[in-house]
RNA sequence: GGGCCUGUAGCUUAGUUGGCUAAAGCGUUAGUAUGGCAUACUAAAGAUCGCGGGUUCGAGUCCCGCCAGGUCCACCA
Repeated sequence: GGGCCUGUAGCUUAGUUGGCUAAAGCGUUAGUAUGGCAUACUAAAGAUCGCGGGUUCGAGUCCCGCCAGGUCCACCA
């Protein structure tokens, strides 16, 4: 330098062929049960989807550029 893959809540992931308000588990906070803890149940907060553009009535999803990580190849020695 080139090819491919990945990037979605604090963490781990889902999201089919673009379609309404982005989902789940763990964790966090609050409440209830308990004398308290553990634990169980209920509820809530939390991501404008790596960044910036484009296409579209509409983009996490398609296109372009860039960034970060992984991997293979090339180059140098």
RNAcentral holds the sequence, with entries from ENA. Transfer RNA from a Patescibacteria group bacterium, 77 nucleotides, folded computationally. The source organism's lineage runs through Bacteria and Bacteria candidate phyla. Rfam family: tRNA. Rfam classes the family as a transfer RNA.